[in-house]
Notes: A computed fold for a 467-nucleotide part of an RNA from an uncultured bacterium, annotated as small-subunit ribosomal RNA, 3' major domain. The full RNA is in RNAcentral, with records from ENA.

Context: one part of a larger RNA
């Protein structure tokens, strides 16, 4: 000077407390450990590994295994030599590949392309993240981390940055041997909330006219809604109270909105030799008829078990049947598919359409009104299994998704323990997108319904300042 303390003081955070719905018990899907295996490729390891890299493992992917093949190689550059090239046809083969035959591209020429031989080299998801760049997790959106000059101290160093108040904040005020400054904080950026202006092939009978069984359907119009741009608006500005005359705090008015309006992006000096050599790049090491490359098939999906994050439930605030309603944000020419036909359904056959105009697309829960169930392992629950079918794709046996019929397990609210959450939030119900031939209980985003509790800081955890 730091770090640490079952030392002290002050102060924060869903840290506790107060609530709500969970996890831990069950079934299933998923990741991991373990075991197994020819292989079950590799990485990630307390918080900060475990629905993580994987925003798509049937082949491919694929890095693993078995077997079959290639050797200047699947790919790059260069030199020398050669040339009946490439391709096509035939044969063998699971294919990769091997064998045989045929076959002459560009250029005026020199020569070139391609191919073959030789050589130099290529290649490596082989090792080292304790050799590295880059990117990134984490403490932590925490309020901190430093510098110049001056001053003090023999010096390490201190001061500033401590103190009194205040703030979400090293935020600001006051004081002070300090005076200033930088990286952080805040603000400038994006979205949402109010208003105005501009622009109107979406919206509107608001206003006029026409038309219909009905509909902005048509003429027409720019008022509203909306869309896209630009701007205004909030600053403790105003009032009075508290405060040190300050910073600021509590209350009120006005206002769409207050005291950082809500959300996002944004992550200081650094820490963990954190993570990644398998995105990529890269030093060194290793390999070079193989640790490279191609193919077929298998594996990554194995199952006595153990753990994590999920999903579906156990029912009456419910399940089932049928009637009636209202989103937002997105996506769509190898795609989205109206409408029609036939099918009980998955889906099939026709087939119009256009990118605020068309399609995905009936949102669902819910509310209203009606019916059944009558507390039961049931009309709760749907695992598992049998049978039949659909679809993508060369191909669904290992090992896809979907539909129908049948089957109906465990499960009666979960031990110790433990995660989330303070408002458009928890909880609950649905819809869209990326990846993608197909496959979503995962993931990031969207809007619907919509609570309870807290106004405290003794305690647990993490953190800040000071001693």
């Nucleotide at each position: 000077u730091g770090a640490c303390g079952g030392g002290g003081g002050c102060c924060c955070g869903c840290a506790c407390a107060a609530g709500c719905a969970g996890c831990g018990g069950a079934g299933c899907a998923u990741g991991u450990g373990g075991c197994u295996u020819a292989a079950u490729u590799c990485g990630a390891a307390g918080c900060a590994a475990c629905g993580c890299g994987a925003a798509g493992a049937a082949c491919c992917u694929u890095a693993c295994c078995a077997g079959g093949g290639c050797u200047u190689g699947a790919c790059a550059u260069a030199u020398g030599g050669g040339u009946g090239a490439a391709g096509c046809g035939g044969g063998g083969g699971a294919g990769a590949c091997c064998c045989c035959g045929u076959g002459g591209c560009c250029g005026a020429g020199a020569g070139g392309a391609g191919c073959c031989c030789a050589u130099a080299c290529a290649g490596g998801u082989g090792g080292u993240g304790c050799a590295u760049g880059g990117c990134u997790g984490u403490c932590g959106u925490c309020a901190g981390c430093u510098c110049g000059u001056g001053u003090c101290g023999u010096g390490a160093g201190a001061u500033g940055u401590u103190g009194g108040g205040u703030u979400a904040a090293g935020u600001c005020c006051c004081g002070c041997a300090a005076c200033g400054a930088g990286c952080g904080c805040a603000a400038c950026c994006c979205c949402c909330g109010c208003c105005g202006c501009g622009u109107g092939u979406u919206g509107c009978c608001a206003u006029c006219g026409g038309g219909u069984g009905a509909u902005g359907c048509c003429g027409g119009g720019a008022a509203c809604c909306c869309a896209c741009g630009c701007g205004g608006g909030a600053c403790c500005g105003c009032c009075g109270c508290c405060g040190u005359c300050a910073a600021g705090g509590g209350g009120g008015a006005g206002g769409a909105g207050g005291g950082c309006g809500g959300g996002g992006a944004g992550g200081a000096c650094g820490u963990c030799a954190g993570g990644u050599c398998a995105u990529c790049a890269u030093g060194c090491c290793c390999u070079u008829u193989a640790u490279g490359c191609c193919c077929u098939g298998g594996g990554c999906g194995g199952c006595a078990c153990a753990c994590g994050g999920g999903u579906u439930a156990a029912a009456a605030g419910g399940g089932c049947c049928g009637g009636u309603a209202c989103a937002g944000a997105g996506g769509g020419a190898g795609g989205c598919c109206a409408c029609c036909c036939g099918g009980g359904g998955g889906g099939g056959g026709g087939g119009a359409g256009g990118g605020a105009u068309u399609c995905c697309g009936g949102a669902a829960a819910g509310g209203c009104g009606g019916g059944c169930c009558c507390c039961a392992g049931u009309u709760g629950g749907g695992a598992u299994u049998g049978g039949g079918g659909g679809u993508u794709g060369a191909a669904a046996c290992c090992g896809g998704c979907c539909c129908c019929c049948a089957u109906a397990u465990a499960u009666u609210g979960g031990g110790a323990g433990u995660g989330g959450u303070u408002g458009u939030u928890a909880a609950u119900g649905g819809g869209g997108a990326a990846u993608c031939a197909g496959c979503a209980g995962g993931c990031g985003g969207c809007g619907g319904u919509a609570a309870a509790u807290g106004g405290g800081u003794u305690c647990c955890c993490g953190g800040g300042c000071u001693u």